RNA sequence: AGAGUUUGAUCCUGGCUCAGGAUAAACGCUGGCGGCGUGCAUAAAACAUGCAAGUCGGACGGGCAUCUUCGGAUGCCAGUGGCGAACGGCUGAGUAACACGUAAGUGACCUACCCUUGAGUGGGGAAUAACUGCUCGAAAGAGUGGCUAAUACCGCAUAAGCUCACAGCGUCGUAGUUGUGAGUAAAGCUGCAAAGCGCUUAAGGAUGGGCUUGCGGCCGAUUAGCUAGUUGGUGGGGUAAAGGCUUACCAAGGCGAUGAUCGGUAGCUGGUCUGAGAGGAUGAUCAGCCAGACUGGGACUGCGACACGGCCCAGACUCCUACGGGAGGCAGCAGUUAGGAAUUUUGCGCAAUGGCCGAAAGGCUGACGCAGCAACGCCGCGUGAGGGACGAAGGUCUUCGGAUCGUAAACCUCUUUUGUACGGGAAGAUAAUGACGGUACCGUACGAAUAAGCCCCGGCUAACUACGUGCCAGCAGCCGCGGUAAUACGUAGGGGGCGAGCGUUGUCCGGAUUUAUUGGGCGUAAAGAGCGCGUAGGCGGUUUGCCAAGUCGUGCGUGAAAUACUCUGGCUCAACUGGAGUAGGUCGUGCGAUACUGGUGGACUUGAGGCCGGAAGGGGGAAGUGGAAUUCCCGGUGUAGUGGUGGAAUGCGUAGAUAUCGGGAGGAACACCAGUGGCGAAGGCGGCUUCCUGGACCGGACCUGACGCUGAGGCGCGAAAGCGUGGGGAGCGAACUGAAUUAGAUACUCAGGUAGUCCACGCUGUAAACAAUGGGUGCUAGGUGUCGGGGGUAUCGACCCCUCCGGUGCCGGAGCUAACGCAUUAAGCACCCCGCCUGGGGAGUACGGCCGCAAGGCUAAAACUCAAAGGAAUUGACGGGGGCCCGCACAAGCAGCGGAGCGUGUGGUUUAAUUCGACGCAACGCGCAGAACCUUACCCAGACUUGACAUGCACCUGCAAAGGCUGGAAACAGUCUCCUCCGCAAGGACGGGUGUGCAGAUGCUGCAUGGCUGUCGUCAGCUCGUGUCGUGAGAUGUUGGGUUAAGUCCCGCAACGAGCGCAACCCUCGCUGCCAGUUGAUUACUCUGGCGGGACUGCCGGGACAAACCCGGAGGAAGGUGGGGAUGACGUCAAGUCAGCACGGCUCUUACGUCUGGGGCUACACACACGCUACAAUGGCCGGUACAAAGGGCAGCUAAGCCGCGAGGUGGAGCAAAUCCCAUAAAGCCGGUCUCAGUUCGGAUUGCAGGCUGCAACUCGCCUGCAUGAAGUCGGAGUUGCUAGUAACCGCAGGUCAGCACACUGCGGUGAAUACGUUCCCGGGCCUUGUACACACCGCCCGUCACGUCAUGAAAGUCGGAGACGCCUGAAGCCGGUGGGCCAACCGUAAGGGGGCAGCCGUCGAGGGUGGAGUCGGCGAUUGGGACGAAGUCGUAACAAGGUAGCCGUACCGGAAGGUGUGGCUG
Repeated sequence: AGAGUUUGAUCCUGGCUCAGGAUAAACGCUGGCGGCGUGCAUAAAACAUGCAAGUCGGACGGGCAUCUUCGGAUGCCAGUGGCGAACGGCUGAGUAACACGUAAGUGACCUACCCUUGAGUGGGGAAUAACUGCUCGAAAGAGUGGCUAAUACCGCAUAAGCUCACAGCGUCGUAGUUGUGAGUAAAGCUGCAAAGCGCUUAAGGAUGGGCUUGCGGCCGAUUAGCUAGUUGGUGGGGUAAAGGCUUACCAAGGCGAUGAUCGGUAGCUGGUCUGAGAGGAUGAUCAGCCAGACUGGGACUGCGACACGGCCCAGACUCCUACGGGAGGCAGCAGUUAGGAAUUUUGCGCAAUGGCCGAAAGGCUGACGCAGCAACGCCGCGUGAGGGACGAAGGUCUUCGGAUCGUAAACCUCUUUUGUACGGGAAGAUAAUGACGGUACCGUACGAAUAAGCCCCGGCUAACUACGUGCCAGCAGCCGCGGUAAUACGUAGGGGGCGAGCGUUGUCCGGAUUUAUUGGGCGUAAAGAGCGCGUAGGCGGUUUGCCAAGUCGUGCGUGAAAUACUCUGGCUCAACUGGAGUAGGUCGUGCGAUACUGGUGGACUUGAGGCCGGAAGGGGGAAGUGGAAUUCCCGGUGUAGUGGUGGAAUGCGUAGAUAUCGGGAGGAACACCAGUGGCGAAGGCGGCUUCCUGGACCGGACCUGACGCUGAGGCGCGAAAGCGUGGGGAGCGAACUGAAUUAGAUACUCAGGUAGUCCACGCUGUAAACAAUGGGUGCUAGGUGUCGGGGGUAUCGACCCCUCCGGUGCCGGAGCUAACGCAUUAAGCACCCCGCCUGGGGAGUACGGCCGCAAGGCUAAAACUCAAAGGAAUUGACGGGGGCCCGCACAAGCAGCGGAGCGUGUGGUUUAAUUCGACGCAACGCGCAGAACCUUACCCAGACUUGACAUGCACCUGCAAAGGCUGGAAACAGUCUCCUCCGCAAGGACGGGUGUGCAGAUGCUGCAUGGCUGUCGUCAGCUCGUGUCGUGAGAUGUUGGGUUAAGUCCCGCAACGAGCGCAACCCUCGCUGCCAGUUGAUUACUCUGGCGGGACUGCCGGGACAAACCCGGAGGAAGGUGGGGAUGACGUCAAGUCAGCACGGCUCUUACGUCUGGGGCUACACACACGCUACAAUGGCCGGUACAAAGGGCAGCUAAGCCGCGAGGUGGAGCAAAUCCCAUAAAGCCGGUCUCAGUUCGGAUUGCAGGCUGCAACUCGCCUGCAUGAAGUCGGAGUUGCUAGUAACCGCAGGUCAGCACACUGCGGUGAAUACGUUCCCGGGCCUUGUACACACCGCCCGUCACGUCAUGAAAGUCGGAGACGCCUGAAGCCGGUGGGCCAACCGUAAGGGGGCAGCCGUCGAGGGUGGAGUCGGCGAUUGGGACGAAGUCGUAACAAGGUAGCCGUACCGGAAGGUGUGGCUG
């Protein structure tokens, strides 16, 4: 510090995700030791049991026990009394508050114990608990009579002082101070003593608090108004103390957009985590403050509480009970239950530190110190070290060679941290006292001994192979893996990372500049309000004086400790911890500075405004007025149509339309001028005239003197549609009706047509209200139009020209921008103010509120869901976009196909099998250059199992082949005859047998492959290097102007070159020379073969600016690539082929292999493809007769001759072939016949008789003869080939092959027609344009409907929460009142008084009851839309001119996308 993910690729925007750190954690697997820390985050839920606050006998009386010298002493103890219990410990429910933090104030206050100082401590009195007697009660406890003490209680004296009152001084003020008067204290104990400890009062200190104030720190405006003790005053009361704190009266205030009130959430802080920082998040442990103690209320005591382990009351809950009543409060330490993913021992000790009491000894202390449990965290250590190659065994992989685990192990040598055993043994403790603890630590001995796992290995992200699985099982943080070769699943081997841990999950910060102060944006990505006026606020020209709030400097105070940082110590190191220093505030305060901001006083004129002069304009409002046109009405002329469309129809018209002429009515809109021209803030504004009225501009420089800019709220204006009331209504025209179109057509087209469009008044308040660009000011090159005005020059004048100001356009530089583009009218450089944005969808929706008559508008979420959604540009592809061009592509022609019969192939069907493959062009006379058996892969049946075929090893054997016999359909089985070669032998060769490695497979996968092939296409294209341009993908080159068959060539050009293609080189045909020539013919010639020549736009003319080139001509056998062939660029189609071959993987192995017989591939209601033969006279038949080329031939071609009507037979000459044979070419030509008919056309089909091949023609061959003589009379829609020696017609040959050719491959013969042309169909090339496509239009994609799942809104209602309010009731208690009860101290002889207690009453008052209203939430039949889901249904709306351009607002309509009207936008 970044990375992955939108795309075919790119740049940008933008979200999502990851790598880091942290954690009071939890879960999974694993687990050796030690140190230091941490440990109920959930139920402020409920708690059994024990402990957590007592102490003092030196305050007091007494009881008990022990001792006793009998005087008493000692110890323990309930009670009275004192002090403490308000600390310490726990928790975070409440609290948005002076609760907290920070800084101040207190002239408005308190402070027990402690310290310092002054003074005092005299003399009396009356009770009461304990105890004792009695009584009640289950208990808890209570009542009553009697006795008694005090440092308990109460008078009196004293009064420095203090308090109060009054009067002065004094102060800003209530400080302080003086005088007078009144009131107000005390306690003793111990000690032989000295003395000590106490007590009272006063002042001061210290400590701790109370109260007040400035400033600071959460969210929501879908909470906008709140407030009656409320704000202030006066009097009374109250408090330690100011104060509406409280009360009575008076006034009507107080708070709030700088966010009151209300709602939600929350203890605050030092700090902690993160971050470069600014920040963000957090508030466990430690520390400060606050709050709470079962819930709510209340006071008492006290220095201090409204009191965690006190009291009273109410409530809930639990427990005891004799049912009458009582008891209780772990949010102390342990512990239990519950909840939860989850959080420990009912331990030891007061030894240390600290606290309370005590004179002290000492007591108490779950504070605390320790130990225990938990890898929960941090830190440290270990699980061994060195040597050791046969690179062991074994595992895994393998190209079978090896590689790797791996010096790893074994083995040898060594060490002992940890461990075990034994021994020694601390500090913590100033004298004693040690829970920890016989601990830490040290020593000795033993023995490698007791100690390694977890996660990951597709990219991000370090680390790869095998097997299994086969979109299954599974993985996944994101992108994404898995459908038979998975580095992504599972396992194994290996590797990587960390290590007593490792992963996962949750949470926070970071990365995220993704809320942007530092540090973002708003033309098109999300984002400028439709426009203006203007309030608050923010910001503000030049100059000068003063002030010093901001600002700056410096000093002081404070910012607790801990933490952090730096330095330095202590534990062996570290974690941990000690010391010193530093840092930390929007803080307070003193002094100083005055540039800037601010405040205040003065001045100025350039900002702004005014004034005067000039002039432009569809600026606005009102009234009036004009002509053209449409329609309608009346009349004339006139007759059959008109109108409308792609074509029609509906409609109108003989009742007279349309057309045409004249007259009239009415409404709406204003042609030409008219212009990226004008005006207006925007919406918007257009005939002409008049009236009223707003603003801008130019010129002058006369006046004011900063009066300015922006503008949250607010107010106003605001197209069209729409709404209300009343008019108006010509044309147009949602809805609606009809006619068409269509599969349908709720549309597009046509004929009609209502609201509406128009006017007046009122409402609505939205648009693609757009320049998708807020307003203002200043600055920053130009060029060129145009509108308004001014100046200069010139002119008689208008122009022209130069220039200034204001507006409005285009082009363009710097700069900016992701790019496109913007560019003095900025999207440049700056400042000021406002508005707005923060991924897509859900959604501009729901709910709530405000507005509206309604339609609806404004404001505006969440759940859920996706990993994208988007912008600009690039390359392609595509378009029912455009331009240019080509091709038998169309057109022009010729011959066909499609109809018939037959042949062949295919589909389908059938079958035991009809083997398999090929499927638009580019499968279908294709693989097959030839299925009777074989082929053959299929079916049935019968057989074989190292096999039909190859090879290695081991053993046995000596054959094999051939022939015969038996069984059999054959294969095969059995049997007989027969018995190899080399070598003396051993043995070997060869063959057979047995066994084992293996063979074999036309079994699967052409989507694992090689090779080969088809196709676009013989189309003219496809690329590269360097350079240049661009952020980049890419572009340029290759585009452009010409030209060509051609990216062929020329010219131009930021390109210059090059490669694969084109062309040429090759073969062949045409002319010719030379050479050779057998078997032609007689070497002249023809022919054959070989080697050459010839053609190159070379020459001439014309055209083109030039060139390339084109046109014409000459010569020539041939002329502009002369004809034909071979030759097929980068690539596309997962095109075809595993059945030609090869080959990975998978599968079968007495069978999916092999052999054999038979059958099938030849089936047949049917459909298609390719052919053949025809339908006839350009013909058929008969007779005669002429002319080829190219091939083939020895298991071959086969002549002559003879036989047969013929197929053929016989025959055997010749020929391995320019010699012989196949082999008569046919159409043609000559002659004859037929005469338009289902025929003398046509030949299918069938019968009979034959021939040939072959083991064998039944299924199932070909041919011949005789007989038979079907369909068919030129073929619908549609469709194929061909541009010249071509089509068409005619025959010949060959390959395959025993035989079988209408097919295929070749050969020659005869030999045309037509091409105006490129509009259209198809295919292709180049340029350009649009795109939401990139699997690329066979693309993408929208909405309804149906089904499933999920979240959510509404909903009759129903249930619940919290809060406020009214009324009723009202505990405890404080306060007040009260009299008829009761009472020791004081006064009084007494009566009585004073004072007090209880009772009763009253205000207040927790809680309870009740009522209505508001608010929030749960559930809810039904219902609304939304999201998602594999291939569901209907259509085709959008993206290309998307086939009606699209979109926005609005209205109506329609199954649905949507359609239409109206206005607007160009995206």